[in-house]
Source information
Predicted 3D model of a 405-nucleotide RNA (Bacterial RNase P class A) from Uliginosibacterium sediminicola. Taxonomically the source falls in Uliginosibacterium (Bacteria, Pseudomonadati, Pseudomonadota, Rhodocyclales). It is recorded under the gene name rnpB. Its Rfam family is "Bacterial RNase P class A". The family is grouped with related families in Rfam's "RNaseP clan". It is annotated as a ribozyme.
RNA sequence: GAAGUUCGCCAGGCAGUCGCGGUGUGCUGGAGGAAAUCGGUACAUCGAGGAAAGUCCGGGCCCCGUAGAGCAGGAUGCCGGCUAACGGCCGGGCGUUAUAAGUCGGGUGGCGCAAGCUGUCCGACCCAAGGCGACGGAAAGUGGAACAGAAAACAUACCGCCGAUGGCUCGCAAGAGCACAGGUAAGGUUGAAAUGGUGGGGUAAGAGCCCACCGCAGGCGUGGUGACAUGUCCUGGCAUGCUAAACCCCAUCCGGGGCAAGGCCAAAUAGGGGAGCGUUGAUGCGGCUCGCAGAGCUCCCGGGUAGGCUGCUAGAGCCCUGUGGUAACACAGGGACCAGAGGAAUGACUGCCCCGUCUUCGCAAGAGGGCGCGACAGAACCCGGCUUAUCGGCGAGCUUCCCAC
Repeated sequence: GAAGUUCGCCAGGCAGUCGCGGUGUGCUGGAGGAAAUCGGUACAUCGAGGAAAGUCCGGGCCCCGUAGAGCAGGAUGCCGGCUAACGGCCGGGCGUUAUAAGUCGGGUGGCGCAAGCUGUCCGACCCAAGGCGACGGAAAGUGGAACAGAAAACAUACCGCCGAUGGCUCGCAAGAGCACAGGUAAGGUUGAAAUGGUGGGGUAAGAGCCCACCGCAGGCGUGGUGACAUGUCCUGGCAUGCUAAACCCCAUCCGGGGCAAGGCCAAAUAGGGGAGCGUUGAUGCGGCUCGCAGAGCUCCCGGGUAGGCUGCUAGAGCCCUGUGGUAACACAGGGACCAGAGGAAUGACUGCCCCGUCUUCGCAAGAGGGCGCGACAGAACCCGGCUUAUCGGCGAGCUUCCCAC
């Protein structure tokens, strides 16, 4: 200097004027007094996000008496840790993923007598950091794989090779021929993939048929908590593939519904009318069975109310320091409260600066003028995650290559 890549922070700034909502304090209204509730005013103070989005996971909280057992169903799926928990996070294992540079081979252009040098194109090798993995099991069983190909898994003979043995023909015989029976899968075809690869022996021709090396499977040793890794070791000619986001098997986990949950107050009405089921058990917040409890349940017609308060913001929370840990995180100490609306507040205007863009002047630096809801986008019970969208800025790393010292 180039390329690849990970993480953290910010999210236009400052000032003024007016406006909106919460909280605190003082005064005050409805009201003769008190309480609850609802206002007014003055001062102080606080007031949208890194994703508030999606509603995909997990919970806190609330309700259902049984949240009991089982079946069905669903979810997760390498190992070890973290956490309230998770399909999350951290660390590790295995696999996969480089066209940057380099190496090798080939084509081509230039220079050169040549050797060779050099530019460019194509192919192969190379897998760092980081990213990704729907990462248990194919030797329990069932199923599937278009087209092509002879044949797609205890599968297969199209082109081929052989024809020793048997057979046929010629020949006195020796022998020659045929390729019928039979043998074969080493060569070739097809495909993403075809009963492991290379070399040798052997054979009629071949084949792990035999051997050496490699690969594979198992054992043993060593390291590791483990997934796994590893070896101058041993055994074996060796299972005959792929697919489980196919059914399935194995291990672990799962009661359901949800703030429109729920609780309180006030008010009003018709504790209305009808039908069916029900103590021989209806009904009981996913389905079925058992168990347990148990007297109401369902449908139709008609009437009243739908108002106020609460849940509702002090948290598995945030910041700083120390200790432990590779880290996620844990423990200890200290500090500060940082929205709570309720048809839905957090806004509008002005000035300066910043940024972006257009234009004029200028060699340039720069200066003047205009425009700009200045990326993605707005809390709604809360929290931990994941995923998606996104302009610009600042900072900290990691890896590879090139050049110089």